[in-house]
Context: one part of a larger RNA
């Protein structure tokens, strides 16, 4: 390269959200005849290789006549399939009416509960803290308990194997703007689809810039304890950091360790949201568990949300370590991130 793979052995990119190129793509007709298929011609120098037969005593080696040399052209024909044109459909795709869930996103406001500050009032010796304590905080009156007042974060219960969103995620109420999704009807458009190499967007937490904010809670660091020691567990303190603004970073066990569609293959049973119906119920969608036929799996498990039976299209994987390193390139203010080896080694 063939092959074989990818849930947990290596391997599904963090999201296919957007969509380039490029693969691959419903149902009929008619036309073409490019691919495809047949016939028939040329041509594919000799030699060599194959097979017969002769010729040197045999053989190597030679002569002979065949075969081969699946190509590449011309020409006539065939017309299922693909292709290309046209023209018709409506089962796919999409619109349009209508009805409907919901923490999907922006932005504002505005609320109570704890918390902490400050003053003030009450009080008057502790409080905290821990296995034990200490360190700390208190008579310049602390802890405690009322009252204003002010502040920043997060939003009990309801809340759930419950909803949404592509993912990363998303919850206190209320307005505003807005995106996507699901039922009905069958109104319309007529394959307008799938699926993506580059490429664009979005991307948790830490971490960076600038410039606000700072109650909790805390890396760092200080002091207390423990210990042989104790750069730790435990404790008291506290800077960055959590948080908002506007930019960067670009990575997570980003996980369902499962790429995306699309068709096809026994039920049982929960929820969540829609239709219809003769409404304690049936029965029809669309989601979200669980449990399991056939089946697949090395086993664990998967099992119409398949890891089952095909198909179409990306992406990946090829034995450990060296290395997800170096080197180069590029991205990034840096941190670092993509791409990505060899030497050696078992």
């Nucleotide at each position: 390269u063939u092959g074989g793979g990818c849930g947990u052995a290596a391997a599904g990119a963090g999201u296919u959200c957007u969509g380039u190129a490029g693969g691959c793509g419903g149902u009929a007709a008619u036309a073409u005849a490019a691919g495809u298929c047949g016939g028939a011609g040329g041509u594919a120098a000799a030699a060599u290789c194959c097979u017969u037969c002769c010729g040197c005593u045999c053989a190597a080696c030679g002569g002979a006549a065949g075969a081969u040399a699946u190509g590449c052209u011309u020409u006539c024909g065939a017309u299922a399939c693909u292709g290309u044109a046209u023209u018709a459909c409506u089962a796919g795709a999409g619109a349009a009416a209508g009805c409907u869930a919901g923490g999907g996103g922006a932005c504002a406001a505005c609320g109570g509960a704890a918390c902490u500050u400050a003053u003030g009032g009450u009080g008057g010796a502790g409080c905290a803290g821990u296995g034990a304590a200490a360190u700390g905080c208190g008579u310049u009156g602390a802890u405690a308990u009322c009252a204003u007042a002010g502040g920043g974060a997060a939003c009990a219960c309801c809340a759930a194997g419950g909803g949404g969103g592509u993912a990363g995620c998303c919850a206190g109420u209320u307005g505003u703007c807005u995106g996507g999704g699901g039922c009905u009807u069958u109104u319309c458009u007529g394959a307008c689809g799938c699926u993506g190499a580059g490429a664009g967007a979005c991307g948790a937490a830490a971490g960076c810039u600038a410039g606000g904010g700072u109650a909790g809670g805390g890396a760092a660091a200080c002091g207390g304890a423990u210990u042989a020691g104790a750069u730790a567990c435990c404790c008291g303190u506290g800077u960055a950091c959590u948080c908002c603004u506007a930019g960067c970073u670009g990575u997570a066990a980003a996980c369902g360790a499962u790429g995306c569609c699309u068709g096809c293959u026994g039920g049982a049973u929960g929820c969540c949201u829609g239709g219809u119906u003769u409404u304690u119920a049936a029965u029809u969608g669309g989601g979200u568990g669980u449990c399991g036929a056939a089946g697949c799996u090395a086993a664990c498990g998967c099992g119409u949300u398949a890891a089952g039976c095909a198909g179409g299209c990306c992406g990946c994987c090829u034995g450990g370590g060296g290395a997800g390193u170096a080197c180069g390139g590029u991205c990034g203010c840096a941190a670092g991130g993509c791409u990505a080896a060899a030497a050696c080694u078992c």
Predicted 3D model of a 346-nucleotide part of an RNA (small-subunit ribosomal RNA, central domain) from a Minisyncoccota bacterium. RNAcentral holds the full RNA, with entries from ENA and SILVA. Lineage of the source: Bacteria > Bacillati > Minisyncoccota. It matches the Rfam family "Bacterial small subunit ribosomal RNA". Its family is annotated with ribosome and structural constituent of ribosome in the Gene Ontology.